[in-house]
Molecule: SAM riboswitch aptamer (S box leader)
Organism: Peptoniphilus raoultii
RNA sequence: CUUAUUAAGAGUGGUGGAGUGAAUGGGCACUUUGAAACCCGGCAACCUUUUUGGUGCUAAGUCCCACAGAAUUUUUAUUCUGAAAGAUGAG
Repeated sequence: CUUAUUAAGAGUGGUGGAGUGAAUGGGCACUUUGAAACCCGGCAACCUUUUUGGUGCUAAGUCCCACAGAAUUUUUAUUCUGAAAGAUGAG
């Protein structure tokens, strides 16, 4: 860069010891009743030689909003659709 997917699914475990949810801004949330990370377990999306395999994932729709359009009416809010960006796989 191209392409597919992105509303499903998956922990009462161990080590660890303060952060985490991609980045920016704004919200909201998780967390000492134990964050990240690692181990073990689990899930089953893509690939695969079809499995004791590879990558991935294992709070909340990709946690929500940001850009464009539409509907409604509470007039700037709610909802919907799409895009953008991101993530993962394959090439």